[in-house]
Context: one part of a larger RNA
RNA sequence: CUGGGCUUAAAGCGUGCGUAGGCUGGCCAGUAAGUGUCUUGUGAAAUCCCACUGCUCAACGGUGGAAUUGCAGGGCAAACUGCUGGUCUUGAGGCCGGAAGGGGUCGUCGGAACUCUAGGUGUAGCGGUGAAAUGCGUAGAUAUCUAGAGGAACGCCAAAGACGAAGGUAGACGACUGGGCCGGUUCUGACGCUGAGGCACGAAAGCGUGGGGAGCAAACAGGAUUAGAUACCCUGGUAGUCCACGCCGUAAACGAUGUACACUAGGUCCGGGAGGUUCUGACACCCUCCGGGCCGAAGGAAAACCAUUAAGUGUACCGCCUGGGGAGUACGGUCGCAAGGCUAAAACUC
Repeated sequence: CUGGGCUUAAAGCGUGCGUAGGCUGGCCAGUAAGUGUCUUGUGAAAUCCCACUGCUCAACGGUGGAAUUGCAGGGCAAACUGCUGGUCUUGAGGCCGGAAGGGGUCGUCGGAACUCUAGGUGUAGCGGUGAAAUGCGUAGAUAUCUAGAGGAACGCCAAAGACGAAGGUAGACGACUGGGCCGGUUCUGACGCUGAGGCACGAAAGCGUGGGGAGCAAACAGGAUUAGAUACCCUGGUAGUCCACGCCGUAAACGAUGUACACUAGGUCCGGGAGGUUCUGACACCCUCCGGGCCGAAGGAAAACCAUUAAGUGUACCGCCUGGGGAGUACGGUCGCAAGGCUAAAACUC
């Protein structure tokens, strides 16, 4: 160097965009850098290998050959790779016409519930639990009615459902805005795939500044339970949860399954679109494209299982793994306000 792997055994970066690089569709012509072939020069000697030979043999030595797989020059070839030029449309993208959607940002509005405040009715309890107690209540609670204030979350619809690259996204309406899908042979003509670094996004918790604070609730306090109870249960309760701006950059960030393309039985259900059948119209039937599930053949797999959404059969590129512990730690570097993140060992030990 080659050879093995990555759903669950060690192993897919949380996700995307993209630089370098790697790889790259059909046809034609040219070129000859790679490539092939022939040839010339060179590739010292010794060594190694082969043949013959000299010491009685051998080691050792002698002669000749081969080898030295390399480098350089020249001739020829043009399939493949490269390069140059031309051309094509199926990859990719644009345009036109449609339909769907909790995709994103901002704003406005709404009802239910809850807590609080004020008032009315009303009186001795309420609350809570396995049972209690702490707690609240004659300064009138709980219950009930009226009015008002406030913050947060949006029941039913709702689903094996939708959208998004992922994180994620759900009351209604409006403004701005991203993406995908279907139909049209309307345009460009390989403009593509992947992507080390890089950049952006990235749940929750946490941090900074300023707001906000109804409910819930780490910490904390009390009541119980218990041998104890720094818990589980109960009564309270502060950060936080919410908003704006700025950080953090992690997760069982999971499909524990990188991205793209091609190919490989079927059946069934759901969502979006187009077409056909039918007297008309279809929610019916048929067919087709896109997306999402379930079952299952071949095949794969240690098995569980996967199976056109592959973990099947191939190609391209990236990331990652190499016994357990030590350890995702120390040191160093770098990022961060901090918490800490990223990168990442060794001794020793089994």

Predicted 3D model of a 350-nucleotide part of an RNA (small-subunit ribosomal RNA, central domain) from an uncultured organism. The coordinates come from a structure-prediction model, not an experiment, and the mean pLDDT is 88. The full RNA is in RNAcentral, with records from ENA, Greengenes and SILVA.